[in-house]
Context: one part of a larger RNA
Molecule: small-subunit ribosomal RNA, 3' major domain
Organism: Candidatus Staskawiczbacteria bacterium
């Protein structure tokens, strides 16, 4: 000086309380131990791992096993010889491919030379998702969007230090004002920065007949305790009002200080140092097969257990977003259906399409409390798509089947508003898809906060130590 304390005072935070939905029990998807395995590649493990690197594992991906191959090598750069016109195309046979081995087409212009390219031998080499995140850069994640964390000069202590940054009142804020051996300053807060809520100006691609308008964009105002009462120290700020779309940070977003954890990644890349490199490679290619294995435990999630509800018929209302040619694809027509044929339109689309875009909603009807007309898993049979190819190991339709599940011990999570819950819609990855994930969009729309004494976690000052 720090730690830390079942020591005080202050304050704060979905910490708690007060309220709503869940989680745990069930079944199924996923992930993780575990076990198994020829493998079940590898990384992550309190909080900060466990729907996490994976925004797509059938082949590929892959890194993993098992065979069957190659060895200057699957890709790269040069050197020497050596062979072919050179590049191109192409056939067999054998085999799972890989690959071996043998071919075939394609040359001729005066000459000569070099080159480039391909083989092949030889060489410098290459390759390594082998190790070591505790040799490293980059980059992350935590406390935590907490308000801290330092510096110059001076001062004041033998000194280590300390004071600036205590103290009063405040603030979301070390934010402000007072005041003071400090006075200035830096990172941090705040604000600029984006999106949204109200206005006004321009412009106008679709829209409409045409105009305006809605909207779409590009600029540009508005909110500043700016006014009015009243507390406060006449201050900072604070409680009400007015007016106003919006009020006291309007909402939300991006933005993460000095550091902690020898945290996390050598497999994203980068890289030091180790180690593998030739005949059985830790490199390199291929075929099959695991990474989906299943007595079990945990995590994170779907759908349910019913009437506020299923089911059947009508009927209304969105917003983001994608689509440039192996895209999105209308209408008609064929199929219960998945789809399937069609090809208009659309060429970066406010113009056609995905999509009449939506479900929760409304209206009418059945069902009457049951393991039910709840619930759907499991299994059966028959097709649809993709894609060389769905045995291992896709998704979907369509008829059967219809299990557990009648609201969940101890415990334990979010969440203060356009939130929380409940509804459907879109995209990224992608042929397809295990999406119930992930990012976003948009409808409907509450309940509750008395307060800080208690659990958690933070902050500032102070006290105490046998700790550093």
């Nucleotide at each position: 000086a720090g730690a830390c304390g079942g020591g005080g005072a202050c304050u704060c935070a979905c910490a708690c309380a007060a309220g709503c939905g869940g989680u745990g029990g069930a079944c199924c998807a996923u992930g993780u131990g575990g076990c198994u395995u020829a493998a079940u590649u590898c990384g992550a493990c309190a909080a900060c791992a466990a729907a996490c690197g994976a925004a797509g594992a059938a082949c590929c991906u892959u890194a993993c096993c098992a065979g069957g191959u190659c060895u200057a090598g699957a890709a790269a750069u040069c050197u020497g010889c050596a062979u072919g016109a050179a590049a191109g195309c192409u056939g067999a046979a054998u085999g799972a491919a890989a690959g071996u081995u043998c071919g075939g087409c394609c040359c001729u212009u005066c000459a000569c030379a070099a080159g480039a390219c391909a083989u092949g031998c030889a060489g410098a080499c290459a390759g390594g998702u082998g190790c070591u995140g505790c040799a490293u850069g980059g980059u992350u994640g935590u406390c935590g969007u907490c308000a801290g964390u330092u510096c110059g000069u001076g001062u004041c202590u033998u000194g280590a230090g300390a004071c600036g940054u205590a103290c009063c009142g405040u603030u979301a804020a070390u934010u402000c004002g007072g005041g003071u051996a400090a006075c200035g300053a830096a990172c941090g807060c705040a604000a600029c920065c984006c999106u949204u809520g109200c206005c006004c100006u321009g412009u106008g691609u679709u829209u409409u007949a045409a105009a305006u308008g809605u909207c779409a964009c590009a600029g540009g105002g508005g909110a500043c305790u700016g006014c009015c009462c009243g507390a406060g120290a006449u201050a900072a700020u604070u409680g009400g009002g007015a007016g106003g779309a919006a009020g006291g940070c309007g909402a939300g977003g991006a933005u993460g200080a000095c550091g902690c954890c020898a945290a996390a990644u050598c497999a994203g890349c980068a890289u030091g140092g180790c180690c593998c490199u030739u005949u059985g490679a830790u490199g390199a290619c291929c075929u099959g097969g695991g990474c989906c294995g299943c007595a079990c435990a945990c995590g994170u999630g779907g759908u349910a257990c019913a009437a506020u509800g299923g089911c059947c018929g009508g009927u209304a209302c969105a917003a983001u977003g994608c689509g440039u040619a192996u895209u999105c694809g209308a209408a008609a027509c064929c199929g219960c259906a998945a789809g399937g044929c069609g090809g208009a339109g659309a060429u970066u689309a406010a113009u056609c399409g995905c999509a009449c875009c939506a479900a929760a909603g409304c209206c009418g009807g059945u069902c009457u409390c049951a393991g039910u007309u709840c619930g759907g898993a499991u299994u059966g049979a028959g097709g649809u798509c993709u894609g060389a190819a769905a045995c291992c190991c896709g998704a979907c339709c369509u008829c059967a089947u219809g299990a557990a599940g009648c609201u969940g011990g101890a415990a334990u999570c979010g969440c203060u508003a356009g939130u929380a819950a409940u509804c459907g819609c879109c995209a990224a990855u992608c042929a397809g898809c295990u999406a119930c994930g992930u990012g976003g969009c948009g409808a409907u729309g509450a309940a509750u906060a008395c307060g800080u004494u208690c659990c958690u976690g933070a902050g500032u000052c102070u006290u105490g130590u046998a700790c550093u």